This is a predicted structure of a 93-nucleotide RNA (TPP riboswitch aptamer (THI element)). It matches the Rfam family "TPP riboswitch aptamer (THI element)". From the family's description: Vitamin B(1) in its active form thiamin pyrophosphate (TPP) is an essential coenzyme that is synthesised by coupling of pyrimidine and thiazole moieties in bacteria. The previously detected thiamin-regulatory element, thi box was extended, resulting in a new, highly conserved RNA secondary structure, the THI element, which is widely distributed in eubacteria and also occurs in some archaea. Analysis of operon structures identified a large number of new candidate thiamin-regulated genes, mostly transporters, in various prokaryotic organisms. The coordinates come from a structure-prediction model, not an experiment, and the mean pLDDT is 77.

């Protein structure tokens, strides 16, 4: 010095488990539990996948909590508006 926050549009990525019921449905956690076209995430990436039929704790059950995790991967986006702030925090030069 530039960006960040909120909202909108658009491009892309992602998950949808456990218990119960003949089924519809109901219960648990969560932002979201299979089409909601909703929710989350896009390198400032723990959204999400592998490790994993993992370890410890907990529960009716279960990634339910925690470790693993400075691990290995994963979309490496774009534009506009608004006001608070001249931006807490963080990133780049």
């Nucleotide at each position: 010095c530039c960006g960040u926050a909120u909202c909108u549009u658009u491009a892309g990525g992602g998950g949808u488990g456990c218990c119960u019921u003949u089924a519809c449905g109901g219960g648990c956690u969560g932002a979201g539990a299979u089409c909601a076209u909703a929710c989350c995430c896009u390198u400032u990436g723990a959204a999400c996948c592998u490790g994993a039929u993992c370890g410890g704790g907990u529960u009716a059950a279960g990634a339910c909590c925690u470790g693993c995790g400075u691990a290995g991967g994963a979309a490496c986006g774009a534009a506009g508006a608004u006001u608070g702030c001249c931006a807490u925090u963080c990133g780049g030069c």